Large-subunit ribosomal RNA, domain VI from Parcubacteria group bacterium GW2011_GWA2_38_13b, 247 nucleotides, folded computationally. Taxonomically the source falls in Bacteria candidate phyla (Bacteria). Rfam family: Bacterial large subunit ribosomal RNA.
Context: one part of a larger RNA
RNA sequence: CGUUGAUGUUUGAGAGGAGUUCUUCCUAGUACGAGAGGACCGGAAGGAACAAACCUCUGGUGUGCCGGUUGUCCUGCCAAGGGCAGUGCCGGGUAGCUAUGUUUGGACGGGAUAAGCGCUGAAAGCAUAUAAGCGCGAAGCCCACCUCAAGAUUAGACAUCGUAGAUUGGUUGGAGACUACAACCUUGAUAGGCUGUAGGUGUAAGCGCGGUAACGCGUUAAGCCGAACAGUACUAAUAAAUCAUAG
Numbered sequence: 001c002g003u004u005g006a007u008g009u010u011u012g013a014g015a016g017g018a019g020u021u022c023u024u025c026c027u028a029g030u031a032c033g034a035g036a037g038g039a040c041c042g043g044a045a046g047g048a049a050c051a052a053a054c055c056u057c058u059g060g061u062g063u064g065c066c067g068g069u070u071g072u073c074c075u076g077c078c079a080a081g082g083g084c085a086g087u088g089c090c091g092g093g094u095a096g097c098u099a100u101g102u103u104u105g106g107a108c109g110g111g112a113u114a115a116g117c118g119c120u121g122a123a124a125g126c127a128u129a130u131a132a133g134c135g136c137g138a139a140g141c142c143c144a145c146c147u148c149a150a151g152a153u154u155a156g157a158c159a160u161c162g163u164a165g166a167u168u169g170g171u172u173g174g175a176g177a178c179u180a181c182a183a184c185c186u187u188g189a190u191a192g193g194c195u196g197u198a199g200g201u202g203u204a205a206g207c208g209c210g211g212u213a214a215c216g217c218g219u220u221a222a223g224c225c226g227a228a229c230a231g232u233a234c235u236a237a238u239a240a241a242u243c244a245u246a247g
Base pairs, nucleotide, nucleotide: 001151005161006160007159008158009157010156014148015147016146017145020048021047022046023045024044025043026042032037050105051104052103053102054101058099059098060097061096065092066091067090068089069088070085071084072083073082074081075080109143110142111141116136117135118134119133165243166242167241168240169185170184171183172182173181190236191235192234193232194231195230196229197228199225200224201223206219207218208217209216210215
């Protein structure tokens, strides 16, 4: 820009993806075979590699979470803290992101066939799967499974509404380089704050007691706490403008 109103839901022409394989057990030590050995068909279980999704578990990371600790400087000193030293170093660790973790997948089935195997059957009184006709038959082909898809210019369909709607602006994140996408904008839980919960760390400070002291014990499963979950209008999403108003 087109599809000649808008919004929502869709059909699927077409395109892409996937397609793997092993072992064990039962049938059955059966058929077969002198024996040694040892099945077809059918059924079941467990794996490998590959792929996708996810974070409940196992782990990793987690530099604005918690704690321990060394040196030094500072807050006048004690105590308690802060800065710097690769996050100073060390022990843990929420969310998120992750694999080595978890779950799932290849299938089943149908159609037409290949090699191959047949039925009926003449030419050619026979024979012949073929000449007419009919059937079976592959991990392969077409469907089936997953994804995209009406610029499919053949531009589709359905529902609703008729100025319906869209955009700018703002609060944002499950989205993200920007854009786009998605949620919300007071008729409001969109983000922050606050409250509670989960979860992490591991028992704060102050005070008391014990000890000469280092330190220990009690108050105290305390104190602190990023991203998680829920609630709550306290703060900020005000007010509005633009486009479209056609056929």

The sequence was found in a public genome assembly.